[in-house]
RNA sequence: UUCCGAUAAACGCAAACCCGCCGAAAGGCGGCGGCGCAAAGUUACGGGUCUAAAGCGCGACGCGCGAUGACCGCCGAACUACCGAA
Numbered sequence: 001u002u003c004c005g006a007u008a009a010a011c012g013c014a015a016a017c018c019c020g021c022c023g024a025a026a027g028g029c030g031g032c033g034g035c036g037c038a039a040a041g042u043u044a045c046g047g048g049u050c051u052a053a054a055g056c057g058c059g060a061c062g063c064g065c066g067a068u069g070a071c072c073g074c075c076g077a078a079c080u081a082c083c084g085a086a
Base pairs, nucleotide, nucleotide: 004084005083012037013036018031019030020029021028022027035073041079042078043077045076046075047074048071049070050069055065056064057063058062
């Protein structure tokens, strides 16, 4: 230094529920909380998933299509990083 990942140690992150705010929604942010995580750090790059506003269509109090919206705690990829037993 690379791979790797302890019933080690230090430092971390934070699912669901509930509350507040933002958003059309998916979802996001903050608080609470702690299911889990050794990249659960970063990037929507490939795949995937969610929503469906604008817009378009229709047999029209609705329905279908629709990403330019969202998810990196779905998988892969890229970049970066703490600790150090085997």